[in-house]
Context: one part of a larger RNA
RNA sequence: UUGGGCGUAAAGGGUCCGCAGGUGGAACUGAAAGUCUGCUGUUAAAGAAUCUGGCUCAACCAGAUAAAAGCAGUGGGAACUACAGAACUAGAGUACGUUCGGGGCAGAAGGAAUUCCUAGUGUAGCGGUGAAAUGCGUAGAUAUUAGGAAGAACACCGGUGGCGAAAGCGUUCUGCUAGGCCGUAACUGACACUGAGGGACGAAAGCUAGGGGAGCGAAUGGGAUUAGAUACCCCAGUAGUCCUAGCUGUAAACGAUGGAUACUAGGCGUGGCUUGUAUCGACCCGAGCCGUGCCGUAGCUAACGCGUUAAGUAUCCCGCCUGGGGAGUACGCACGCAAGUGUGAAACUC
Numbered sequence: 001u002u003g004g005g006c007g008u009a010a011a012g013g014g015u016c017c018g019c020a021g022g023u024g025g026a027a028c029u030g031a032a033a034g035u036c037u038g039c040u041g042u043u044a045a046a047g048a049a050u051c052u053g054g055c056u057c058a059a060c061c062a063g064a065u066a067a068a069a070g071c072a073g074u075g076g077g078a079a080c081u082a083c084a085g086a087a088c089u090a091g092a093g094u095a096c097g098u099u100c101g102g103g104g105c106a107g108a109a110g111g112a113a114u115u116c117c118u119a120g121u122g123u124a125g126c127g128g129u130g131a132a133a134u135g136c137g138u139a140g141a142u143a144u145u146a147g148g149a150a151g152a153a154c155a156c157c158g159g160u161g162g163c164g165a166a167a168g169c170g171u172u173c174u175g176c177u178a179g180g181c182c183g184u185a186a187c188u189g190a191c192a193c194u195g196a197g198g199g200a201c202g203a204a205a206g207c208u209a210g211g212g213g214a215g216c217g218a219a220u221g222g223g224a225u226u227a228g229a230u231a232c233c234c235c236a237g238u239a240g241u242c243c244u245a246g247c248u249g250u251a252a253a254c255g256a257u258g259g260a261u262a263c264u265a266g267g268c269g270u271g272g273c274u275u276g277u278a279u280c281g282a283c284c285c286g287a288g289c290c291g292u293g294c295c296g297u298a299g300c301u302a303a304c305g306c307g308u309u310a311a312g313u314a315u316c317c318c319g320c321c322u323g324g325g326g327a328g329u330a331c332g333c334a335c336g337c338a339a340g341u342g343u344g345a346a347a348c349u350c
Stems, first nucleotide, its partner, number of pairs: 004321003007304002012318001014201004021194003025088001028085003033081002035077009049065006091191001092188003095184003099180002103177007110154001114150008125136002162169002206247006215241002220236004258317006266295011299306002323350003332343004
C1' cells in the first nucleotide's frame, strides 16, 4: 500500500469559521473531454501461447498461426460524469410576523452570610479533635446588641429544565449585541456539504504589568498521629483565587461516540412555538415542527450495550489507528518571557 477498523480492545482533531481540493437536487437542449463502439496503422526480431516438423527421445532448433492490451488516427452513439446555454423549487439563503432563553459585552443596584474595626452588656473560658495539643482569652476573648468597613459568591426558585460551536453561562434592573425555534410561502434560484494547510475561540493551573485581598488556601511554620509521617487530622498562613491589559493553548477539553443528508416499529415524560375540538377565557384533550430524557422492535455488537438524539441501513468529506515497553522520550524545526506546547523517531528488549 491493499484490506480492516476508531463508545469501552490501538484509533474522532477541544470547538467552530473557511481558501484550495473532494463530493453534490429535479428536468430540457447543445457539443462530445471522460465513456461505449466500428475500422486503419503501429507495438522489430528473439522470447511466451497453440499446432506441426528436425536432431533415436528430451533439452535444443525450425516453420506456421492466433490472441490480448496499449498508443495514434478516423467514423459513429449520447445513458451517465464533467462542460456550455436556457429554465425549476423540494436543498440553502433572504424577507415578514410571533416567540424563547443563566447566549455575549458594559453599567448601575441589592440582601443574607463571613471577617475586621468602634461602642454597649457580660465573665472565664473559647476553639478544635477519634482523643488532644499548638492557637485565642482577665491588656476582657467566645456569646450577644448597635453602628461602620471590605472583598468574594449569589440560598430558595432550580428541574436527566434552558441557552451557547465548544470552553462555558445562574441575585435584580438598564443599555448595546448575537442566535435558535415556530408560522407565512413573498423573494433569490443549487447560491449546497465537507474541509488538508490557514484563522478565531478555548476550563483550571501558570507567566508579565498594575490594582485588590473578606473567605478559602499550594508552599511554609507549629501541634498531633506514627517505628518514621517531608502525609491524612488540627492551629496559623504566602503565592494564588478577584479586577484590568497581555501571554500560555493544554484537560477523563467525555456522549471516552467527527460533520452533513436520507431512510427504518412503537410507548412514556419534559421545554419552546403553531394549530384543532371545546370553552366566556385559561387549563385539560388531540395534531404538527424543533429540542431534551427514559424504555424498547427490527437490525447491529466480542460482550456490555446502542436502538428515529443509532453504535441500524446507505452516500459524501475530513481526522486518526496498525503488538507491549523504550516514549509522547531523543534529535531537528516552529511557537512561547518562562513553564512548556506542537510535530515526533530509532537502537535495544519482551
This is a predicted structure of a 350-nucleotide part of an RNA (small-subunit ribosomal RNA, central domain) from a metagenome.